RNA sequence: UCACCCCGCGUGGGAGAGUCCCCGGCACGCCAGCUCGGGGCGCCGAAGGAGCAACCUCCCCGGAACCUCUCAGGCCAACGGACCGCGCGGGCAGG
Numbered sequence: 001u002c003a004c005c006c007c008g009c010g011u012g013g014g015a016g017a018g019u020c021c022c023c024g025g026c027a028c029g030c031c032a033g034c035u036c037g038g039g040g041c042g043c044c045g046a047a048g049g050a051g052c053a054a055c056c057u058c059c060c061c062g063g064a065a066c067c068u069c070u071c072a073g074g075c076c077a078a079c080g081g082a083c084c085g086c087g088c089g090g091g092c093a094g095g
Stems, first nucleotide, its partner, number of pairs: 005091009018041001020040005025034002042075003048071001049069003055063002
């Protein structure tokens, strides 16, 4: 000095799926109402988790998808969000 790669932080982008039913709460003279909570049924696939395995030149080990499942999570917005870009910091081989 330090590519590729990896990690952390910040920042920009970032999909899908319920105007269903019941109970409670709030509010209300009643009806209507309120995206507040819980349950049921239905649904989604991009936190996490699990499965398959193309691939990593071949074998072992190890790794491994945005595929599959839907345990967890989610189904207005917000939050979150795999992944991608940028910035900063750190790790590592080599020169």

Glycine riboswitch aptamer from a Frankiaceae bacterium, 95 nucleotides, folded computationally. It matches the Rfam family "Glycine riboswitch aptamer". Rfam links the family to the GO term glycine biosynthetic process. Model confidence (mean pLDDT): 75 of 100. The organism belongs to Frankiaceae, within Bacteria.